[in-house]
Context: one part of a larger RNA
RNA sequence: CUGGGCGUAAAGGGUGCGUAGGCGGUAAAGUGUGUCUGACGUGAAAUUCCUCAACUUAAUUGGGGGACUGCGUUGGAAACUGCUUUGCUAGAGUGCAAGAGGGGAUGGUGGAAUUCCCGGUGUAGAGGUGAAAUUCGUAGAUACCGGGAGGAACAUCUGGGGCGAAGGCGACCAUCUGGCUUGACACUGACGCUGAGGCACGAAAGCGUGGGUAGCAAACAGGAUUAGAUACCCUGGUAGUCCACGCCGUAAACGAUGAUAACUAGGUGUCGGAGGAAUUGACCCCUUCGGUGCCACAGCUAACGCAUUAAGUUAUCCGCCUGGGAAGUACGGUCGCAAGACUAAAACUC
Numbered sequence: 001c002u003g004g005g006c007g008u009a010a011a012g013g014g015u016g017c018g019u020a021g022g023c024g025g026u027a028a029a030g031u032g033u034g035u036c037u038g039a040c041g042u043g044a045a046a047u048u049c050c051u052c053a054a055c056u057u058a059a060u061u062g063g064g065g066g067a068c069u070g071c072g073u074u075g076g077a078a079a080c081u082g083c084u085u086u087g088c089u090a091g092a093g094u095g096c097a098a099g100a101g102g103g104g105a106u107g108g109u110g111g112a113a114u115u116c117c118c119g120g121u122g123u124a125g126a127g128g129u130g131a132a133a134u135u136c137g138u139a140g141a142u143a144c145c146g147g148g149a150g151g152a153a154c155a156u157c158u159g160g161g162g163c164g165a166a167g168g169c170g171a172c173c174a175u176c177u178g179g180c181u182u183g184a185c186a187c188u189g190a191c192g193c194u195g196a197g198g199c200a201c202g203a204a205a206g207c208g209u210g211g212g213u214a215g216c217a218a219a220c221a222g223g224a225u226u227a228g229a230u231a232c233c234c235u236g237g238u239a240g241u242c243c244a245c246g247c248c249g250u251a252a253a254c255g256a257u258g259a260u261a262a263c264u265a266g267g268u269g270u271c272g273g274a275g276g277a278a279u280u281g282a283c284c285c286c287u288u289c290g291g292u293g294c295c296a297c298a299g300c301u302a303a304c305g306c307a308u309u310a311a312g313u314u315a316u317c318c319g320c321c322u323g324g325g326a327a328g329u330a331c332g333g334u335c336g337c338a339a340g341a342c343u344a345a346a347a348c349u350c
Base pairs, nucleotide, nucleotide: 004321005320006319007304008303012318014201015200016199017198021194022193023192025088026087027086028085029084030083031082034080035077036076037075038074039073040072041071042070049065050064051063052062053061054060091191092188093187094186095185096183097182098181099180103177104176105175106174107173108172109171110154115149116148117147118146119145120144121143125136126135162169163168206247207246208245209244210243211242215241216240220236221235222234223233258317259316260315261314262313263312266295267294268293269292270291271290272289273288274287275286276285299306300305323350324349325348332343333342334341335340
């Protein structure tokens, strides 16, 4: 190389956009790149293979043949592939009319609750726990009522429900904005798929500068528990959590399942559309498109299980795996303010 794999055994890149490349619908004509075929030339000899012969045999040696799977020249074939030209509409896209949505960004608004402050009522406890104590309170706490401040998050609705490429997204209103679905036609005419590099996005934590800080809370302090208790429990409490801008670029970034396309029994929920029938109307029923679940046949699977949202049957493209440890480490390189990230071994050992 051929070959085998990637849900859980090693193995799907965190996600998208997209360059090169690879692959690519349908009809016709041309060409003859790949492809196929004939001839000729060449493909040194030895070696290897077949056969015959020599030395008594073998090894060995010699003759003949084959082979040298290749290359070149030339004659042809035209299905497939490539190229050129002309078309087509089933892929893809544009326009039109509707529709759903926590998709994104910015600005504003609202109520409940916690905390704090002020005032009032009121008096000795409150808080906390398995039990306590640290703690708060006669300088009037806890509780109740009224007023105010400020920050953060949006109960119910909430649903194996929706949207988003993923991360993720949930009060209300406005503005700006991305994508998606359905329907009927019109238009473009393969404009497509994938995608090494590249670029962009990317939870939480963390970092830089400046704000903000109600609650919560690493670190830290104290009280308990305990043989000890650098913990679990309690009382406090700073970074942080929040905002703006800039970094970081990682997660069990998970469906542990790459993307796209086609095909292959059904049943039953649910979300968003369309059509039919029916009705006063909503429903119900039938058909259909798109999503999201459950069950289940064939098939697949080591089993578990998957099963039209495939892990079934195929095709194209990308990524990745090759015994355990050493190790996702060292060294080098690139990136980063740092933390570190990415790339990535070996000795040795079992």
A computed fold for a 350-nucleotide part of an RNA from an uncultured bacterium, annotated as small-subunit ribosomal RNA, central domain. Its mean pLDDT, the model's own confidence on a scale to 100, is 89. The full RNA is in RNAcentral, with records from SILVA. It matches the Rfam family "Bacterial small subunit ribosomal RNA".